């Protein structure tokens, strides 16, 4: 980098450093930010893998549930901030609602 599978409406600081833009990309909106954002550290959240426990089935092991004391990640404004493509509903028209898809993010596995 590519592919597969799963998740993507919940959760997480009134701390320290630092000092200018930031919210993935393109576009349009809408926001955050010198009352200090983004970022880094600490702290926390969560439970994908690991770990531990319980139940069921079993040859390896698998399934389900629980815990969060181990380790690997991840995450900590706003639904992945919203829309973009397709379909359905609705409107005089626009706005709009729902479903699916695409793209993205994360985990696990494979190449």
């Nucleotide at each position: 980098c590519u592919c597969u599978u799963a998740u993507u409406a919940a959760g997480a600081g009134c701390g320290g450093c630092g000092g200018a833009g930031g919210g993935a990309u393109u576009a349009g909106g809408c926001c955050c930010u010198a009352u200090g954002a983004u970022g880094c550290c600490c702290g926390g959240c969560a439970a994908c893998c690991u770990u531990u426990c319980a139940a069921g089935g079993g040859a390896a092991c698998c399934u389900u549930g629980a815990a969060g004391c181990u380790g690997g990640u991840g995450c900590c404004a706003a639904u992945u901030c919203c829309u973009a493509c397709a379909g359905a509903c609705g409107u005089a028209a626009c706005u709009g609602u729902c479903u699916g898809g695409a793209a993205g993010a994360u985990a696990a596995g494979a190449g």

Description:
Predicted 3D model of a 111-nucleotide RNA (SAM riboswitch aptamer (S box leader)) from Guptibacillus hwajinpoensis. Rfam family: SAM riboswitch aptamer (S box leader). Rfam's curators write: The SAM riboswitch is found upstream of a number of genes which code for proteins involved in methionine or cysteine biosynthesis in Gram-positive bacteria. Rfam links the family to the GO term regulation of gene expression.